[in-house]
Context: one part of a larger RNA
RNA sequence: GAGUAACGAUAAUGCGGGUGAAAAACCCGCACGCCGGAAGACCAAGGGUUCCUGCGCAACGCUAAUCGGCGCAGGGUGAGUCGACCCCUAAGGCGAGGCUGAAAAGCGUAGUCGAUGGGAAAUAGGUUAAUAUUCCUAUACCGCACAUAACUGCGAUGGGAGGACGGAGAAGGCUAGGCCAGCAACCUAUCGGAUGGUUGUUUAAGGUCGUAGGCUGAACACUUAGGAAAAUCCGGGUGUUCAUUAAGGCUGAGAACUGAUGACGAGGUCUCUUUUACGAGACUGAAGUGGUUGAUGCCAUGCUUCCAGGAAAAGUCCCUAAGCUUCAGGUUAUGUGAGAUCGUACCCCAAACCGACACAGGUGGUCAGGUAGAGAAUACUAAGGCGCUU
Numbered sequence: 001g002a003g004u005a006a007c008g009a010u011a012a013u014g015c016g017g018g019u020g021a022a023a024a025a026c027c028c029g030c031a032c033g034c035c036g037g038a039a040g041a042c043c044a045a046g047g048g049u050u051c052c053u054g055c056g057c058a059a060c061g062c063u064a065a066u067c068g069g070c071g072c073a074g075g076g077u078g079a080g081u082c083g084a085c086c087c088c089u090a091a092g093g094c095g096a097g098g099c100u101g102a103a104a105a106g107c108g109u110a111g112u113c114g115a116u117g118g119g120a121a122a123u124a125g126g127u128u129a130a131u132a133u134u135c136c137u138a139u140a141c142c143g144c145a146c147a148u149a150a151c152u153g154c155g156a157u158g159g160g161a162g163g164a165c166g167g168a169g170a171a172g173g174c175u176a177g178g179c180c181a182g183c184a185a186c187c188u189a190u191c192g193g194a195u196g197g198u199u200g201u202u203u204a205a206g207g208u209c210g211u212a213g214g215c216u217g218a219a220c221a222c223u224u225a226g227g228a229a230a231a232u233c234c235g236g237g238u239g240u241u242c243a244u245u246a247a248g249g250c251u252g253a254g255a256a257c258u259g260a261u262g263a264c265g266a267g268g269u270c271u272c273u274u275u276u277a278c279g280a281g282a283c284u285g286a287a288g289u290g291g292u293u294g295a296u297g298c299c300a301u302g303c304u305u306c307c308a309g310g311a312a313a314a315g316u317c318c319c320u321a322a323g324c325u326u327c328a329g330g331u332u333a334u335g336u337g338a339g340a341u342c343g344u345a346c347c348c349c350a351a352a353c354c355g356a357c358a359c360a361g362g363u364g365g366u367c368a369g370g371u372a373g374a375g376a377a378u379a380c381u382a383a384g385g386c387g388c389u390u
Base pairs, nucleotide, nucleotide: 013031014030015029016028017027018026032387033386034385035384040367041366042365043364046347047346050345051075052074053073054072055071056070060068061067080141081140082343083342084341086119087118088117092113093112094111098107099106100105122139123138124137125136126135142339144337145336146335147334148333149332150331151330152329153324154323158319159318160317161316166306167305168304169303172299173298174297177293178292179291180290181289182201183200184199185198186197187196202263203262206258207257208256213251214250215249216248217242218241219240220239221238222237223236224235226234227233264288267284268283269282270281271280272279307310353362354361369381370380371379372378
């Protein structure tokens, strides 16, 4: 220079009360304002205690601070079903033997790893200061082992089926959700009523049933140069019967009933009180229906259509080989037992991640209320969250 520039989005603050040495900024209340396809909610990645409570204010916070993602201390993450681990494979990696190379090493068979993909099973309500599909209550489900009973050809690293898949388009059936009415309780000017207003009208998985729809001719017998051996399986062929807008079979949302004589539920009554502010606890407990609209969600990996012709393997089912055949093994039912290990707090379009910062930048997925609107645009708004630390 200079007590100058600046104090990081122009979403906005004001008042009363509290605490305190001290209050524009902390807490409570009442107004006002801002976002609302987000500036709300939930995950993945990443971070790693930042979460909750108590006590503090040197430093950190672009000011003050009684406050804090700050300091100190204590507490907090509960799983057969969520995710990982596990089984399976893709690109790709490694690679016994092997080939190549002077060597280092390169390539690569059998294999073995490798998710961003395939593979069993849980919901509703309640609860904590802080966790919950994990705890509690209620009601379920899955695979495995064993026992018992009944019946019984079982058996694989092998064969077959299946798993199993592209783009675009259109129509249909539903549901979530929304809206309206009805119903219930409460409130209001009033003597009473009509009227008006506010709030609520919620309930899952699972089980039973097998619908709208989608696919397919079906069953049986015989035969068979294919499926590297075998096969009763698959494929090929022949015949018979039934049928041909059908039946049968496979699949399939939703609805209905059950789950639920339960839970939830406005309100009411009572009790306890250290913050007389409301909190905590106990008991009781109304209505809980109908119509309409309607998805980008489900049926649906469906249907139609097009050419560029759109993973693999395991789990699963059938078949036999070796073998075993009063055993073992298999199927069904019932019962019993066990279901380990790791993650789980909190932030997650952000003051907690990546940007040297509490940085106007960047960051994948899910949810998607109302009025107007073609709309996820835009404007206003609900739930919820904020007024961006001078």